[in-house]
RNA sequence: GGGCGAUUGGCGCAGCUCGGUAGCGCAGCACCAUGACACGGUGAAGGUCACAGGUUCAAAUCCUGUAUCGCCCA
Numbered sequence: 001g002g003g004c005g006a007u008u009g010g011c012g013c014a015g016c017u018c019g020g021u022a023g024c025g026c027a028g029c030a031c032c033a034u035g036a037c038a039c040g041g042u043g044a045a046g047g048u049c050a051c052a053g054g055u056u057c058a059a060a061u062c063c064u065g066u067a068u069c070g071c072c073c074a
Base pairs, nucleotide, nucleotide: 001073002072003071004070005069006068007067010026011025012024013023020057029043030042031041032040050066051065052064053063054062
């Protein structure tokens, strides 16, 4: 230098194929339950979807560029 993949709450991931309310599990918080703790149950909160630009009525999703990480080639 070239190719491919990954980037989404604190952590691990889905959603991208086919644009239309941003979800799951765990952790944390509140409540229930217990004499109390653990387990269990219920509820709420927590996200500029890596960054910038473009297309579109509408972008996590499509297009372009950039950044970081990983693998391969030279």

Annotation
The RNA shown here (transfer RNA) has 74 nucleotides and comes from an Acidimicrobiales bacterium. It matches the Rfam family "tRNA". About the family: Transfer RNA (tRNA) molecules are approximately 80 nucleotides in length.